[in-house]
RNA sequence: UUCUUAUCAAGAGCGGCGGAGGGACUGGCCCUGCGAUGCCCGGCAACCGGUUAUUUAACACGGUGCUAAAUCCAGCAGAGCAUUUUUAUGCUUUGGAAGAUAAGAA
Repeated sequence: UUCUUAUCAAGAGCGGCGGAGGGACUGGCCCUGCGAUGCCCGGCAACCGGUUAUUUAACACGGUGCUAAAUCCAGCAGAGCAUUUUUAUGCUUUGGAAGAUAAGAA
């Protein structure tokens, strides 16, 4: 890097450093000097290992992960409703795509 499987509406700081961007991409819509991203500390969380219990549970000990908003929403296709002369637009919903994380494989 690619593939497979699982999960993605729960949860998590009124701390320190430091100083301008950030929310994957595109379009929206947002966050941000009442200090963003990042680092440290703190916290959350049982995916893998481990331990304890014993039938599916507990524990943050080890390996990750996470810590604004549903993966912030939509991006492709179908269905329903409304508006419109049609194209189309809006709303709801189903599936998918893309992405993230874990475990495994090549």

Predicted 3D model of a 106-nucleotide RNA (SAM riboswitch aptamer (S box leader)) from Neobacillus terrae. The coordinates come from a structure-prediction model, not an experiment, and the mean pLDDT is 84. Of the family's consensus pairs, 91% are formed in the model.